[in-house]
RNA sequence: AGAGUUUGAUCCUGGCUCAGAGCGAACGCUGGCGGCGUGCCUAACACAUGCAAGUCGAACGUGAAAUGUAGCAAUACGGAGUAAAGUGGCGUACGGGUGAGUAACACGUGGAUAAUCUACCUUAAAGUUUGGAAUAACCGGCCGAAAGGCUGGCUAAUACUGGAUAGUUCAAAUGGAAUAUAAUGUUUCGAUUGGAAAAGGGAGCUCGAUAAGAGCCUUCGCUUUAAGAUGAGUCUGCGUCCCAUUAGCUAGUUGGUAGGGUAAGAGCCUACCAAGGCGAUGAUGGGUAGCUGGUCUGAGAGGAUGAUCAGCCACACUGGAACUGAAACACGGUCCAGACUCCUACGGGAGGCAGCAGUGGGGAAUUUUGCGCAAUGGACGAAAGUCUGACGCAGCCACGCCGCGUGAGUGAAGAAGGCCUUCGGGUUGUAAAGCUCUGUCGGAGGGGACAAAAACCUCCUUGGUUAAUAGCCUUGGAGCUUGAUGGUACCCUUUAAGGAAGCACCGGCUAACUUCGUGCCAGCAGCCGCGGUAAUACGAAGGGUGCAAGCGUUGCUCGGAAUUAUUGGGCGUAAAGGGCAAGUAGGUGGUCAUAUAAGUCUGGGGUGAAAUCCCUGAGCUCAACUCAGGACGUGCCUUGGAAACUGUAUGACUAGAGUAUCGGAGAGGUUCGCGGAAUUCCCGGUGUAGCGGUGAAAUGCGUAGAGAUCGGGAGGAACAUCAGCGGCGAAAGCGGCGAACUGGACGAUAACUGACACUCAAUUGCGAAAGCGUGGGGAGCAAACAGGAUUAGAUACCCUGGUAGUCCACGCUGUAAACGAUGGGUAUUAGGAUUGGUGGGAGUUGACCCCUGCCGAUCCGGAGCUAACGCGAUAAAUACCCCGCCUGGGAAGUACGGUCGCAAGACUAAAACUCAAAGGAAUUGACGGGAGCCCGCACAAGCGGUGGAUUAUGUGGUUUAAUUCGAAGCAACGCGCAGAACCUUACCUGGGUUUGACAUCCUCUGACAAACAUAGAGAUAUGUCUUUUCUAGCAAUAGAACAGAGAGACAGGUGCUGCAUGGCUGUCGUCAGCUCGUGUGGUGGCAUGUCGGGUUAAGUCCCUCAACGAGCGCAACCCCUGUGUUUAGUUGCCAGCAUUAAGUUGGGCACUCUAGACAGACUGCCGUGGUUAACACGGAGGAAGGCGGGGAUGACGUCAAGUCCUCAUGGCCCUUACAUCCAGGGCGACACACGUAAUACAAUGGUCGGUACAGAGGGACGCGAAACGGCGACGUGGAGCUAAUCUCAAAAAGCCGAUCUCAGUUCGGAUUGAAGUCUGCAACUCGACUUCAUGAAGGCGGAAUCGCUAGUAAUCGCGGAUCAGCACGCCGCGGUGAAUACGUUCCCGGGCUUUGUACACACCGCCCGUCACGCCAUGGGAGCUGACUCAACCAGAAAACGGUGUAGCUAACUCGUAAGAGAGGCUAUCGUUGAAGGUGGGGUUGGUGACUGGGGCGAAGUCGUAACAAGGUA
Repeated sequence: AGAGUUUGAUCCUGGCUCAGAGCGAACGCUGGCGGCGUGCCUAACACAUGCAAGUCGAACGUGAAAUGUAGCAAUACGGAGUAAAGUGGCGUACGGGUGAGUAACACGUGGAUAAUCUACCUUAAAGUUUGGAAUAACCGGCCGAAAGGCUGGCUAAUACUGGAUAGUUCAAAUGGAAUAUAAUGUUUCGAUUGGAAAAGGGAGCUCGAUAAGAGCCUUCGCUUUAAGAUGAGUCUGCGUCCCAUUAGCUAGUUGGUAGGGUAAGAGCCUACCAAGGCGAUGAUGGGUAGCUGGUCUGAGAGGAUGAUCAGCCACACUGGAACUGAAACACGGUCCAGACUCCUACGGGAGGCAGCAGUGGGGAAUUUUGCGCAAUGGACGAAAGUCUGACGCAGCCACGCCGCGUGAGUGAAGAAGGCCUUCGGGUUGUAAAGCUCUGUCGGAGGGGACAAAAACCUCCUUGGUUAAUAGCCUUGGAGCUUGAUGGUACCCUUUAAGGAAGCACCGGCUAACUUCGUGCCAGCAGCCGCGGUAAUACGAAGGGUGCAAGCGUUGCUCGGAAUUAUUGGGCGUAAAGGGCAAGUAGGUGGUCAUAUAAGUCUGGGGUGAAAUCCCUGAGCUCAACUCAGGACGUGCCUUGGAAACUGUAUGACUAGAGUAUCGGAGAGGUUCGCGGAAUUCCCGGUGUAGCGGUGAAAUGCGUAGAGAUCGGGAGGAACAUCAGCGGCGAAAGCGGCGAACUGGACGAUAACUGACACUCAAUUGCGAAAGCGUGGGGAGCAAACAGGAUUAGAUACCCUGGUAGUCCACGCUGUAAACGAUGGGUAUUAGGAUUGGUGGGAGUUGACCCCUGCCGAUCCGGAGCUAACGCGAUAAAUACCCCGCCUGGGAAGUACGGUCGCAAGACUAAAACUCAAAGGAAUUGACGGGAGCCCGCACAAGCGGUGGAUUAUGUGGUUUAAUUCGAAGCAACGCGCAGAACCUUACCUGGGUUUGACAUCCUCUGACAAACAUAGAGAUAUGUCUUUUCUAGCAAUAGAACAGAGAGACAGGUGCUGCAUGGCUGUCGUCAGCUCGUGUGGUGGCAUGUCGGGUUAAGUCCCUCAACGAGCGCAACCCCUGUGUUUAGUUGCCAGCAUUAAGUUGGGCACUCUAGACAGACUGCCGUGGUUAACACGGAGGAAGGCGGGGAUGACGUCAAGUCCUCAUGGCCCUUACAUCCAGGGCGACACACGUAAUACAAUGGUCGGUACAGAGGGACGCGAAACGGCGACGUGGAGCUAAUCUCAAAAAGCCGAUCUCAGUUCGGAUUGAAGUCUGCAACUCGACUUCAUGAAGGCGGAAUCGCUAGUAAUCGCGGAUCAGCACGCCGCGGUGAAUACGUUCCCGGGCUUUGUACACACCGCCCGUCACGCCAUGGGAGCUGACUCAACCAGAAAACGGUGUAGCUAACUCGUAAGAGAGGCUAUCGUUGAAGGUGGGGUUGGUGACUGGGGCGAAGUCGUAACAAGGUA
């Protein structure tokens, strides 16, 4: 610090996801040790049991027992003034827990208290006097199950209480002086009145008698006062979550006066008076939440969080209340109410773990009913000491952090085993073993009282007090005692490599790869995505990578995310400018001067707790951890100073803004009036059969007279030409002419005001069309509707009609792609061109033209900006000010709520759920019922066919035991098959074989083969006979070949996969294209080159050009053919000579021909056109002329095109069978459908007779002549021929002649019968041919469709391959030999350019909506049911306050001799306030609900085809 993911690729926008760090965690697998920490996040749910707050006899009165001693016993003494309870004091408000409530002065921070209190503690001062009356304990009696209570009697105090004394204190009243504050009840000084105490406890001494008691001294207490310290209360500035779909809230409410109340200010409370107070700077309401130091993260700013530790607050079963006290409205106190639990004798009682342990429950989840007060701290005490689940320790848990170990060195036969393998090897791997060592941790044994210091106590001592060496206080020293942890840390000895490694991952992101299994299954997955038979992605294994006593997963937080943007984003088209304006609050604001000092800057002071973080150092062996010091603490308060800027105050200015005067421009607005053209309708005339409408029609109108035409009239709406990227207006919008009223802008002048400005939440107004209300109006047009067409349908497009509406008046609605998809204002920043308005200059008779200024409206363009497109002084450039808006797509501009509206609806505006994209711009292709240019037997022009018939052949289908398999639009279908009777043959039935029909290796044997016989359908089996391989060696023997037997390795497979492949092939297409290097342009994909202008069959060539070159294609080079020359003449040829039946022979090589080598054609020449080009046209010459004709030759690629059955080959499958041998059958079936052919339908013909002319081929397992036989197929025959010699071989159409005469025929030949021929082992299934006989359909073929542009089509025959035989097929050959092409509008295919695109599997694309089915979340819903809350009313516990004192009781004080009375108190009773509760009624919110609404998702459902191309109606 980034990465993955939208696309064919690119850039951008934008979301989703990942890598990091962290955690009080949980879960899975695994687990050696130690140190230090942490540990109910959920039910503030309920709790058994134990413990967690007591202490003091030196405040007080009582006061045992067990037991011991003595005694015979009673009893005494001791135990013991002990235990225990009680009165009293202090403590129990601390410490400990929890986070329910609380959005608040609760918390944080800074102030205030001149508005306050403070037990214990410290300092200082003074004092501690004199009386009195009770009461608990205890004793007796009584009630009760218990808890507990009642009554009579006795008694003490540091318990209670009267009086005295004191006044520096407090309260009240009055006034003076000084001082302080923003201000008031500030402070200081003096005078009058009232108000207090426990003469107590302890030690010692003296007196007394030893007691009682007194005194002295000391100490601990106590009282009053002043101060300190500590703690607390109250007030206050600032800060402190979300919702405006919560906008108004408030009657003690806001203030005043008086009174009450408190420690203390105050509506804190009460009475009266006034009507205030709070709120868009967010009141009120709702939701959520303890706050902070800090913690986590982050570069920071921030964001999230508030466990442990620390500060504050709140709470203690729920609600309410007070008492005591210095302090509580009190966790382990009281009272009442409620819920719950427990006890009960049913009458009544008891309880509160959110203390420490622990239990149940909840939950994914959180520990021991431990030890100790040794330390630290706390309560009480004079002290010893007691108490202390605070605390110190231990236990449990890998929950976290930190440290250590599980060994180290050496060791190659690179062991074995595993895995992989190209079978060679590689890897695990120096890893192991082996050898040599070490000894941490663990185990055993021993040491170890280190950390650990004390206090108290005893003794000595210093000083003070004192008469004193007692005592007490105090200083120092010595001695003694105390450890839960713990026999722990640590150390030593010993033992032995021995006891100690796992988890996740390995497709990319992201470090790490192979094999097997599986086969869209099982499964994985954080995102993209893997899996459908070769999975580095699933499962396993081997190997590897990462971390390590842990490793992964899940959850949560921050980061990455500049993805809420202060730092640090945007709004033309990606999400995003309000439809437009006026304008309030608010924000911002021109020039100069002076003052001020709020902001701002700078210095000082206070505070910002400690801990934490950071730095330095130190202590545990290190570290974690801990300790010490330092720094930081961005903040708040306070106090000096500065005065540039902002603010504020005052004064001034004119450049902003406004006013005034003059001037012209304009569809600016409102109202009234006027005009002509046109449509329609009405009346009349003329006139006759159609009109109208469309792609074509029909509906419609018309003989009752339309349409057409002429004249007259009515009525409504709109204003042609001018008219213009012209004008005006804020926008919406505004268009005939005239008048009235009226708004704004602009130019000129520079007279006036003097910052008066800009923007703008809220608010107000305007606001197209459609729509709504009321009343008019209604010519044309025209939703709805009707009819006619179109169509598969056509609720559309087209046509004929037609109502709302469109028009006017008044009112409502308030929205539009209300768009420049671009808010307003100001300033700055190159130019060029046009245009509207209005000035100036120059010039002119004048007009135009020219130069120049201001205000508008357009086009192009530089810098700059932009993702690009583009914008570019009218900015989307550069800056500032203000407003509005955006934050992934869908759900959705929807639901609910609210506001507005007559309604329609508008405004405001979510969530659940779902997806990994949605999107912008540009690129390359592909496509278009887009455009342009061009080509092709593509159309057209022609000729002949197919489609109809019969047959052949191939295919489909059907059938079958099998009808083997493949090929499937063009580009399968006379295709693989250049030839299925057996064979072929792969199929079927049946019969056989199992190392095999075929290959290699091993062992043994020695022959095998051939022939014959028997059995059998044959394969085969059995037998007979015959025979005895080759090489080396004298031989034994060895080797090789062959055959048989045997064992296994293996053979074999036309079995599967052409979607695992090679090779070969088809096709676009013989179309003219396809690319590269360098350079250049672009952020990039890409572009350029290859485009443009010409030209060509051609990316062929020329010219131009940011391109210059090059490659594969084109062309040429190759073959055949067309002309000639030359060479060569046998088997070819024959002009002349001779000869023959015949080039038969002699002779010859001139000619033809053959086949080698060459020549020839190149737009070379001329003319015209063209750019002086390429080239085109014409001409000459030439056998041939512009590629002469034909062939071979097939670019990059496309179709997962075809072929595993030619061959090769990966993988899979079969192995007495899916292999192999044999016989027979099948591939030849037959209702039917299609393709390709053959033959025909006849007279341009058929038949018969005669007669002429080719080319190219084949031939020894062959072609086969003559001759003879047969009607013929053919047979006999065998000459010749290894071929320019012989032969197949007759060419046919043609030509000559005859006949047939338009018929199902003398056309046509299918089919069938009979008889034959040939091949072959064999023609039944199932060959070809011959002869005779038979003589079917068929009279030129519907829709549709094919081939061909010249030696072509058409027509005629000939040959060859395959082959024993079989050809209408295929491949070749020659003979005869046409017609037509105006032309490129259309159909098909193709090439180039351009355009649009939502396509890229690329139009056989993409994609929308209803319906049907399933699942999911959600809205409405008669209602039902919870929670919270509001006001009203009823009732009212405890308690406090007040009243009564006529009721009852009553020790202290007062009066009284007393009785008694009074004061006061208690009880009782009444009232006020008052919690829970009750009643009916509202509000908010949740759950649920028959039914219902839309939404999302889902496999290949249904119907159409709305959108994307002009998407077929933009």
Predicted 3D model of a 1514-nucleotide RNA (small-subunit ribosomal RNA) from a metagenome. Its Rfam family is "Bacterial small subunit ribosomal RNA". Gene Ontology terms of the family: ribosome and structural constituent of ribosome. Model confidence (mean pLDDT): 82 of 100.